[in-house]
Parts: sequence; structure tokens; C1' cells
RNA sequence: GCUGGCGUAGCUCAACGGCAGAGCAACGGUUUUGUAAACCGUAGGUUGGAGGUUCAAGUCCUCUCGCCAGCU
Repeated sequence: GCUGGCGUAGCUCAACGGCAGAGCAACGGUUUUGUAAACCGUAGGUUGGAGGUUCAAGUCCUCUCGCCAGCU
């Protein structure tokens, strides 16, 4: 230098172009003498960034940034 993959909640990951979710973690509650576990609930997201297509984009297209891998 070229090619490909990945980037979404604090972490690990989902999500045919049509309401962005789950598990764990956090917080509150129930239970317990108390803690843990269990159960119930709450909060937490400019979907790496910028444009474009579309009635509608996490998803499709272009550029760009970061990480990983391959080739040279």
C1' cells in the first nucleotide's frame, strides 16, 4: 500500500429497511437475625464519526477513524 471482518447500555452480545433488546453488572424493593442466593421492579444508548439513498437507516451506499486478520 491492497483486501476482508468487527465497532450497538458499564461488560458480553442480539436486532427481514418499520417501537433499539437480552444476559451479567448498577440501583430500589420483597424475603432473611444478617449476608449471599432467589424473586419483582427501575435506570442506563448522539448504534465510532460525517455525508447520501429512502416515507422510514443499527441495517443499504460513499468517505473517514479505531481494532483485528490476511496479502504484498
Transfer RNA from a Candidatus Omnitrophota bacterium, 72 nucleotides, folded computationally. The organism belongs to Candidatus Omnitrophota, within Bacteria. Rfam family: tRNA. It is annotated as a transfer RNA. Gene Ontology term of the family: triplet codon-amino acid adaptor activity.